[in-house]
RNA sequence: UAUGAAGUGCCGCUUAAUUCUCAGAUUUUGAGGAGCGGGGGACCCAUUUUUUCCGGGGCGUAUCACCACACAUAAGGUGUAGGGCAUCCUCUUCGGCCCGAGCCCGUCAGCUAACCCCGCAGGCGUCGUUGAGGAGACCU
Numbered sequence: 001u002a003u004g005a006a007g008u009g010c011c012g013c014u015u016a017a018u019u020c021u022c023a024g025a026u027u028u029u030g031a032g033g034a035g036c037g038g039g040g041g042a043c044c045c046a047u048u049u050u051u052u053c054c055g056g057g058g059c060g061u062a063u064c065a066c067c068a069c070a071c072a073u074a075a076g077g078u079g080u081a082g083g084g085c086a087u088c089c090u091c092u093u094c095g096g097c098c099c100g101a102g103c104c105c106g107u108c109a110g111c112u113a114a115c116c117c118c119g120c121a122g123g124c125g126u127c128g129u130u131g132a133g134g135a136g137a138c139c140u
Stems, first nucleotide, its partner, number of pairs: 011125004018034006035120006045110001055108001056105004064079004082099004088134004094128002
């Protein structure tokens, strides 16, 4: 001097996954408020399909199709419905880059007012551009 890694803080991305108060604790727990999100649950309406069999259902963008592979070490590939990508926010034009998973309930749930229950994890580090609208700050 350059590069890489780790830690801390700020800032930001994904996402519902933020914030405050009290008590304790001594570095993490419990309770509650606000905010955001999910599920269950009447009449009416809808469904005619279900009774362990072709079971059914929920969270989530993550669905579907084709190919390949698998007689154990195969669980892969190509697309696709859909979803995401900083410099205040929303919409938008043209490109670019990504994801397109996983988990849960346990025979049971359509919609659903009142009502009831639950969650606020985790994982990460930058994309440029066109037009419009909105908000805020500063100065006078």

Predicted 3D model of a 140-nucleotide RNA (c-di-AMP riboswitch aptamer (ydaO/yuaA leader)) from Syntrophus sp. PtaU1.Bin005. The sequence was found by an Rfam model in a public genome assembly. Lineage of the source: Bacteria > Pseudomonadati > Syntrophia > Syntrophaceae > Syntrophus. Model confidence (mean pLDDT): 77 of 100. Rfam family: c-di-AMP riboswitch aptamer (ydaO/yuaA leader). Rfam's curators write: This family represents a conserved RNA structure found upstream of the ydaO and yuaA genes in Bacillus subtilis and related genes in other bacteria.